[in-house]
Context: one part of a larger RNA
RNA sequence: CUAGGUGUAAAGCGUCUGUAGGUGUCCUGACAAGUUUUGGGUGAAAGCCCUCCGCUUAACGGAGGAAUUGCCCAAAAAACUGUCAGGAUUGAGUGCGAGAGGGGAAACUGGAAUUCCCGGUGUAGCGGUGAAAUGCGUAGAUAUCGGGAGGAACACCAAUGGCGAAGGCAGGUUUCUGGCUCGUUACUGACACUGAGGGACGAAAGCGUGGGGAGCAAACAGAAUUAGAUACUCUGGUAGUCCACGCCGUAAACGAUGCUCACUAGCUGUGGGAGGUAUCGACCCCUUCUGCGGCGCAGCUAACGCAUUAAGUGAGCCACCUGGGGAGUACGGCCGCAAGGUUGAAACUC
Numbered sequence: 001c002u003a004g005g006u007g008u009a010a011a012g013c014g015u016c017u018g019u020a021g022g023u024g025u026c027c028u029g030a031c032a033a034g035u036u037u038u039g040g041g042u043g044a045a046a047g048c049c050c051u052c053c054g055c056u057u058a059a060c061g062g063a064g065g066a067a068u069u070g071c072c073c074a075a076a077a078a079a080c081u082g083u084c085a086g087g088a089u090u091g092a093g094u095g096c097g098a099g100a101g102g103g104g105a106a107a108c109u110g111g112a113a114u115u116c117c118c119g120g121u122g123u124a125g126c127g128g129u130g131a132a133a134u135g136c137g138u139a140g141a142u143a144u145c146g147g148g149a150g151g152a153a154c155a156c157c158a159a160u161g162g163c164g165a166a167g168g169c170a171g172g173u174u175u176c177u178g179g180c181u182c183g184u185u186a187c188u189g190a191c192a193c194u195g196a197g198g199g200a201c202g203a204a205a206g207c208g209u210g211g212g213g214a215g216c217a218a219a220c221a222g223a224a225u226u227a228g229a230u231a232c233u234c235u236g237g238u239a240g241u242c243c244a245c246g247c248c249g250u251a252a253a254c255g256a257u258g259c260u261c262a263c264u265a266g267c268u269g270u271g272g273g274a275g276g277u278a279u280c281g282a283c284c285c286c287u288u289c290u291g292c293g294g295c296g297c298a299g300c301u302a303a304c305g306c307a308u309u310a311a312g313u314g315a316g317c318c319a320c321c322u323g324g325g326g327a328g329u330a331c332g333g334c335c336g337c338a339a340g341g342u343u344g345a346a347a348c349u350c
Stems, first nucleotide, its partner, number of pairs: 004321003007304002012318001014201004021194003025088007033081002035077008049065006091191001092188003095184005103177007110154001115149007125136002162169002206247006215241002220236004258317006266295011299306002323350003332343004
């Protein structure tokens, strides 16, 4: 490279956007680059292959043919690809009319609870565990009532539910703002799909500067347990967790399943919309579009399982895999304040 693959055996980039490139709907006309046909030129000889011939045979040699799958030129064809011109509307997008939503950002705000402070009542314990002890408490704790401070998170609603590209998103109100669905079919007229590089976003932890700090809690200290106990349990407790701005760029970033399009039995639950039936109206019921689940046929699969949300049947494009260890290491490059990230071997060994 070919080929075969990528849910769990090695393998889908964490996600999106988008450059080059690759691929691309229907109709008409033109051209003839690709394509096809015919003819010509060339494709050295030897060798290989076939036939015949010569050495007594063979090796070897001679002659002819074939092959040289290629390239060039000319003529012809015009279905397909391509290019140019014109047209179309079903792909894609826009408008108009509705709708649902923890989608995002900022500001303001609410109650419950924990902790702390002040005051009242009140007295000897509280707390904690398997049992204890460390710890707290007569300088008045725990309990209980009233007042205050401060930070963080939002019970019930809540779902097998919703939204978002992913990460993720939940008290309430307001402002700004992205996407989606349904209906209509008015407009544009292939404007599309994918996407090497590039760009943006990206949990937690971590880092820088400045704030904040109630609870929780790596590290750390102590009490236990134990042969020991650098643990599990307990009492404390600092970074951190929170906010602003700037970095980091990773994850079992998982559906371990790339994106887009088409096709291929159904049944059932549920979120959003439209139409019909019915009704005073709503519900119910039927049809349909769009999401999220459960089950299941054909088919697929090594099996497990998947099964209109495919892992089925096809098409387009990208990424990735090629025995285990060495190793996601070394070296070098790039990025980073650092931690480190990314790209990514070999010797050797089984």
Molecule: small-subunit ribosomal RNA, central domain
Organism: uncultured bacterium